[in-house]
RNA sequence: CCCUGUCAAUGGCAAACGGAGGGAGACCUCCGGACGCAAAGCCACGGACCCUACCCCGAGUUGCCUCAUUGGCUCGGACGGGUGGCCGGGUUGCCCGA
Numbered sequence: 001c002c003c004u005g006u007c008a009a010u011g012g013c014a015a016a017c018g019g020a021g022g023g024a025g026a027c028c029u030c031c032g033g034a035c036g037c038a039a040a041g042c043c044a045c046g047g048a049c050c051c052u053a054c055c056c057c058g059a060g061u062u063g064c065c066u067c068a069u070u071g072g073c074u075c076g077g078a079c080g081g082g083u084g085g086c087c088g089g090g091u092u093g094c095c096c097g098a
Base pairs, nucleotide, nucleotide: 003097005095012037013036017032018031019030020029021028022027035085041091042090043089045088046087047086048083049082050081051080056077057076058075059074060073061072062071063070
């Protein structure tokens, strides 16, 4: 320097669940808690999955009205967002061994 993670050591992270808070929601933060993790450190670039209130577009339906318009509801889309503990990619790094 490169490869690797069978054993050991030192440390690290923390699923479900519970409590508090934030958000429309997916979900996030903190505390407790450990199922697991050798990158379960960091980055939403590609894929995947999830959410989508308000605003915008379209369709359907319904109300007011009869004439231009407009409101409610439902569905879909777009914009946008979430998950790095779903995968790929990028980047940094501890220790043992070969």